This is a predicted structure of an 82-nucleotide RNA (c-di-GMP-I riboswitch aptamer) from a Campylobacterales bacterium. The organism belongs to Campylobacterales, within Bacteria. Of the family's consensus pairs, 95% are formed in the model. The sequence was found by an Rfam model in a public genome assembly.
RNA sequence: AUAGUAAAAGGCCAAACCUGUCGUGAGGCAGGGACGGAAAGCCACGGGUCUUCAUGGGAAUGAAGAUAGCCGGGUUGCACUG
Numbered sequence: 001a002u003a004g005u006a007a008a009a010g011g012c013c014a015a016a017c018c019u020g021u022c023g024u025g026a027g028g029c030a031g032g033g034a035c036g037g038a039a040a041g042c043c044a045c046g047g048g049u050c051u052u053c054a055u056g057g058g059a060a061u062g063a064a065g066a067u068a069g070c071c072g073g074g075u076u077g078c079a080c081u082g
Stems, first nucleotide, its partner, number of pairs: 002082004012037002017032006035069001041075003045072003048067008
C1' cells in the first nucleotide's frame, strides 16, 4: 500500500420508543434508551422513497427540500490475518 475478517483486545456508533426543542411537513438537534451495525465516520454525485409548492379534469410534470441506519458511488479510519 492492498485484500479479507469481527474471532480476540481496546473501543466506537445508536433503531424503535419517551421527553424537550426547531420546522407547514418529510424530518433535524439535545437528553434518556438499545434494535442493530466493520465503517451505522463524512459527502446529496446517480437511483429509490418521503415532504412542500405550482400546473393539470386525471394520469402525471416541474421546482424546492428530507433521507447517508434504502441501494450504488466517492473519500477517511482502528485491530488482526494474508